[in-house]
Annotation:
Predicted 3D model of a 270-nucleotide part of an RNA (large-subunit ribosomal RNA, domain VI) from a Nitrospirota bacterium. The source organism's lineage runs through Bacteria, Pseudomonadati and Nitrospirota. Its mean pLDDT, the model's own confidence on a scale to 100, is 89. It matches the Rfam family "Bacterial large subunit ribosomal RNA". Gene Ontology terms of the family: ribosome and structural constituent of ribosome.

Context: one part of a larger RNA
């Protein structure tokens, strides 16, 4: 811009893309077969490889917004307590996220049309013959099936719902063109935001509100704060105290801040 009026939803699938991998072991069955050694089709089950999807319940990493230990050095007048600086100073631990080496799924089943090949009925050529009419059987392979995208499939699809039913004047009568009124349905602009994302895009909110921050509770982490008190000469123990602290996790709860409004979008559609 198109899809002959805007719009807001929900599909339909012509079309593309993926994906198709496979090993072992057990039963049937030491049976069919074979003198014996040995050893089966068919047909049921198990378990594993590599490959690939999501995901984080569990095992682990990360975790320089969380605790906690500790060295030197400054600084806060000192003591205590705390900051800075040294790769996060170094180290032990770790929520959420993100992850793989961790979890859990897939590849099937099943239909259709064939290949090689295997028939069946059959003449040409009284006979044979799968084959010329004609009808079967039959592959990890085609084609559905199974995941995804998909109406610019310009042959532009279907179904649902919603919206506008002015007034003058001009006029080559066109679904023209000017004026004024009107401005719908829905959109966007703006905000607060997001396991959404480079940017747009998407998705939730916007007070008739739980979008987000704060707040309070919980989780969950770390590992028993500071002070004070006892006990040691001290170093330091211990009692108060599973304490204190404490991000991204889950509720709550308008205290903040999504206020106010602003623009597109038209007036019945050859």
């Nucleotide at each position: 811009c198109g899809c002959a009026g805007g719009a807001g939803a929900c599909u339909u699938g012509a079309g593309a893309g993926g994906g198709g991998c496979u090993g072992u072991c057990c039963c049937u069955a030491g049976u069919a077969c074979g003198a014996g050694c040995g050893g089966a089709c068919c047909g049921g089950g198990a378990u594993g490889g590599a490959c690939g999807a999501a995901c984080c319940u569990c095992u682990g990493g990360u975790g320089u917004u969380c605790c906690g230990g500790u060295u030197g050095u400054c600084a806060u007048g000192c003591c205590a307590g705390u900051g800075g600086c040294a790769a996060c100073g170094c180290c032990g631990g770790g929520u959420a996220g993100c992850u793989a080496u961790g979890u859990u799924c897939g590849g099937g089943c099943g239909g259709g049309a064939u290949a090689a090949a295997c028939g069946c009925u059959g003449a040409a050529a009284g006979c044979a013959u799968c084959u010329a009419a004609g009808c079967g059987u039959g592959a990890a392979g085609c084609c559905c099936a199974c995941c995804u995208c998909g109406a610019g499939a310009u042959a532009a699809g279907a179904u649902c719902u919603c919206c506008c039913u002015g007034u003058g004047g001009c006029u080559u009568c066109g679904u023209g063109c000017c004026a004024c009124c009107u401005g719908a349905a829905g959109g966007u602009c703006c905000g607060u935001g997001g396991a959404a994302g480079a940017c747009u895009a998407c998705c939730a909110c916007g007070u008739c509100g739980a979008u987000a921050g704060g707040c309070u509770g919980g989780g969950a982490g770390u590992g028993u704060a500071a002070g004070c008190a006892u006990g040691g000469c001290g170093a330091c123990a211990u009692g108060u105290u599973c304490a204190g602290c404490u991000u991204a996790c889950c509720a709550g709860u308008a205290c903040u801040a999504a206020u106010a409004g602003a623009c597109c979008g038209u007036g019945a559609g050859g």